[in-house]
RNA sequence: GCGGAUGUAGCUUAGUGGCAAAGCCUCUGCUUCCCAAGCAGAUGACGAGGGUUCGAUUCCCUUCAUCCGCU
Numbered sequence: 001g002c003g004g005a006u007g008u009a010g011c012u013u014a015g016u017g018g019c020a021a022a023g024c025c026u027c028u029g030c031u032u033c034c035c036a037a038g039c040a041g042a043u044g045a046c047g048a049g050g051g052u053u054c055g056a057u058u059c060c061c062u063u064c065a066u067c068c069g070c071u
Stems, first nucleotide, its partner, number of pairs: 001070007010024004018054001026042005047063005
C1' cells in the first nucleotide's frame, strides 16, 4: 500500500428497514433478627459524519479503532 472481518448498556451477547431485547453488574423496595439467596422495579447503549427512505442498529459512501491475510 491492497483486501477482509468486527464495532450495540460498565461487561458478555441478541436484534438486520417500523417502540433496541436479555444475562451479569449498579441502585431502590419486599422478604429475613442480620447477611446471602429469592422476588419486584428503576437507571443506562447502536464507534463518528453524510446519503437513500415516510421511517436506518439494519442499505450505500467516507472516516476512526481493533484484529487477520497479502505485498
Molecule: transfer RNA
Organism: Parcubacteria group bacterium